[in-house]
C1' cells in the first nucleotide's frame, strides 16, 4: 500500500423558553406535580405465522408458489453450515442447481448442410471427350457413384489423439484420453468425493417455452371479531284507552276552552357514538452451558407508544461530527508538502408506529470495531 468480508452502531449532545399525547396521584372543577412517549428500516405489504370469523366428511381437477443437501425454526418461498457449476492468483463472489433417453415446439446472422445430420471445395472409384506420351501411362474437361479424414461457416457441425484397416474413407477394429450407463470397493448423516470394473454405448442446446416427476396450498383480515346503545324501519307481548275519553296543544299551578284514537311499559333491532380487541410478548437485556454457525437450554433481571383525523414538536444559545478553501504557530521534513492547532464558508441523511411477531426486497449519512487475502520493504 491494494483489496475483500463480517458486526454493532444511527448526524447528534446540553441548556432555556414554549407546547402535544398515553398513565398514576391530587383536587368540585378549572387545573397542577410526577412519569412514559417512533425504526433499522417503523417504509414496500413480497412471503411465513399467531390470532379472530367464515367455509370446511373424504377424494380429485383446474389454479399458484417451490425444487442440490443437512441442519435450524412455531413456520416459511427465510436462514446456518456444506455440495456441485462458474468468475477471481487469493480472501472471496456468485447460481429458481429436478428431467433434454417421455412428448411438442423453438433457433437470427453465416453456411452444402443446425437435429430424421449435411456433399460446397476436396479426397476415391468407374464410364467418357479431347490432348501429351518414353506405350506403362499422365493431365484437362464432363457424367454417374463412394467418402465426413482434411478445408471453409458458425456461439454451436452429431466424440478427441494415434495405429491399422480402405479405391478413399468411417468406432469399421485397436490402445490411450473424455463423457454416458451399470456395477464393485473406500469415505462421508447426506448432497458428493477418491479409485476400480464392464458395455463401442457417444445421446447438440433451450423447461424464468409448453411439458414431465416431486413436495405444500381453503377464504378472508383488527375496517378481523365482541360488548354497550341515542335515531330510523320492520316485527312482537303486555297494560289502558275509544263520548263512562287514554293522551296531546294553550299554561308555573287550577279551572276553562280546542283536538283526539290511540297511548305507556317492556322484548327485538341495530345507525351515529362508545368499549373492547390493544399490547406481557415464539419479548428485550446480562451471565452461564451445548452447537462450526443459524439456533438451543437454564438462571437472573426489566416492562419499553398505544393515538383514532390520528400526539412525538417549534424557536434561541452553547458545542460535537464532516466537507471545501486559507494560515504556517507547535512537531516531521533540504524542499515541496504534511499531521495537530487556528480562520472562514457550506453541510448534518433515508424516513415515521396503527393487531402483534419471524424473514426478505428496497431507500439512506457518516464514521467505528474485528478477521482474512495479495504485491512491496525492512
Nucleotide at each position: 500500500g491494494g483489496a475483500g468480508c463480517a458486526g454493532a452502531c444511527u448526524a447528534g449532545g446540553c441548556g432555556a423558553u414554549c407546547g402535544c399525547u398515553g398513565g398514576a396521584u391530587c383536587g368540585a372543577a378549572a387545573g397542577a406535580u410526577c412519569u412514559g412517549g417512533a425504526g433499522g428500516a417503523a417504509a414496500g405489504u413480497c412471503c411465513g405465522a399467531a390470532c379472530a370469523c367464515c367455509a370446511u366428511a373424504g377424494g380429485g381437477c383446474a389454479g399458484g408458489a417451490c425444487g442440490c443437501u443437512c441442519c435450524a425454526u412455531a413456520a416459511c418461498g427465510u436462514g446456518g453450515a456444506g455440495u456441485c457449476g462458474c468468475g477471481g492468483c487469493g480472501a472471496c463472489g456468485u447460481g429458481a442447481a429436478g428431467g433434454a433417453a417421455a412428448g411438442u415446439g423453438c433457433a437470427g446472422c453465416a453456411g452444402a448442410g443446425a437435429a430424421u445430420a449435411g456433399a460446397c471445395c476436396g479426397c476415391c472409384c468407374a464410364g467418357u471427350a479431347c490432348c501429351c506420351u518414353u506405350u506403362g501411362g499422365g493431365g484437362u474437361g464432363u457424367u454417374g457413384g463412394g467418402u465426413a479424414a482434411g478445408g471453409g461457416u458458425g456461439a454451436a457441425a452429431c466424440g478427441g489423439u494415434g495405429c491399422g484397416g480402405u479405391a478413399a474413407g468411417a468406432g469399421c477394429g485397436c490402445a490411450c484420453c473424455a463423457g454416458u450407463u451399470u456395477c464393485c470397493c473406500a469415505g462421508g448423516u447426506g448432497a458428493c468425493u477418491g479409485g476400480g470394473a464392464a458395455a463401442g454405448c457417444u445421446u447438440g442446446g433451450u423447461a424464468a417455452a409448453c411439458c414431465c416427476c416431486g413436495u405444500c396450498c381453503g377464504g378472508u383480515g383488527c375496517a378481523a371479531g365482541a360488548c354497550c346503545a341515542a335515531a330510523u324501519a320492520g316485527a312482537g307481548a303486555a297494560g289502558u284507552g275509544u263520548u263512562u275519553g287514554a293522551g296531546g296543544g294553550c299554561u308555573g299551578c287550577c279551572c276553562g276552552c280546542c283536538c283526539g284514537a290511540g297511548c305507556u311499559u317492556c322484548c327485538g333491532g341495530g345507525u351515529a357514538g362508545g368499549u373492547u380487541g390493544c399490547u406481557u410478548g415464539a419479548g428485550g437485556u446480562g451471565c452461564a452451558c451445548g452447537g462450526c454457525a443459524a439456533c438451543g437450554u437454564g438462571u437472573a433481571u426489566c416492562c419499553c407508544a398505544g393515538a383514532u383525523g390520528a400526539a412525538u414538536g417549534a424557536u434561541c444559545g452553547c458545542u460535537g461530527c464532516c466537507c471545501u478553501g486559507g494560515u504556517a504557530a507547535c512537531g516531521g521534513g533540504u524542499a515541496a508538502c504534511u499531521g495537530u492547532g487556528c480562520c472562514a464558508g457550506g453541510g448534518u441523511a433515508c424516513a415515521g408506529g396503527a393487531u402483534u411477531c419471524g424473514g426478505c426486497u428496497u431507500a439512506c449519512u457518516g464514521g467505528c470495531u474485528g478477521g482474512u487475502c495479495c504485491g512491496g520493504c525492512c
A computed fold for a 378-nucleotide RNA from Desulfobacterium sp., annotated as Bacterial RNase P class A. The model forms 95% of the base pairs in the Rfam consensus. Its mean pLDDT, the model's own confidence on a scale to 100, is 77. The sequence was found by an Rfam model in a public genome assembly. Rfam family: Bacterial RNase P class A. It is annotated as a ribozyme. NCBI's taxonomy places the organism under Bacteria, Pseudomonadati, Thermodesulfobacteriota, Desulfobacterales, Desulfobacterium.